The RNA shown here (SAM riboswitch aptamer (S box leader)) has 113 nucleotides and comes from a Crocinitomicaceae bacterium. It was read from a public genome assembly, where an Rfam model found it. Of the family's consensus pairs, 91% are formed in the model. It matches the Rfam family "SAM riboswitch aptamer (S box leader)". From the family's description: The SAM riboswitch is found upstream of a number of genes which code for proteins involved in methionine or cysteine biosynthesis in Gram-positive bacteria. The SAM riboswitch acts at the level of transcription termination control. The predicted structure consists of a complex stem-loop region followed by a single stem loop terminator region. Lineage of the source: Bacteria > Pseudomonadati > Bacteroidota > Flavobacteriia > Crocinitomicaceae.
RNA sequence: AACUUAUAAAGAAAGGUGGAGGGACCGGCCCUGUGAAACCUUGGCAACCUCUCGGUUUUCGAACUGAAAAGGUGCCAAUUCCCAUCAGGAUUUUUUUCCUGAUAAUAUAAGUU
Numbered sequence: 001a002a003c004u005u006a007u008a009a010a011g012a013a014a015g016g017u018g019g020a021g022g023g024a025c026c027g028g029c030c031c032u033g034u035g036a037a038a039c040c041u042u043g044g045c046a047a048c049c050u051c052u053c054g055g056u057u058u059u060c061g062a063a064c065u066g067a068a069a070a071g072g073u074g075c076c077a078a079u080u081c082c083c084a085u086c087a088g089g090a091u092u093u094u095u096u097u098c099c100u101g102a103u104a105a106u107a108u109a110a111g112u113u
Base pairs, nucleotide, nucleotide: 001113002112003111004110005109006108007107008106013042014041015040016039017038021031022030023029027082028081043076044075045074048072049071050070052067053066054065055064056063057062080105085102086101087100088099089098090097
């Protein structure tokens, strides 16, 4: 980097350095000198993988499930901030606005090449 699978309406911030950007991408809408990005420290959230302790099933290989949070990641404005493609519905009927589902894209984890 590509591919596969799972998840994405929940949750969780202070300080220091820094000094103008940031929210992936188009548009929108936001955040930001009451201090952006980035880096560092400390703290926290979550429970994907490993470890640990249970429960159920079992073809005895394992599968499903609960707890815990020691290790490996991740995350700590806004639903993945909203939207984009397709389908259906409501409203309006010139425009528009809203709702639902599916996909795509993206992010993270685990695995494969």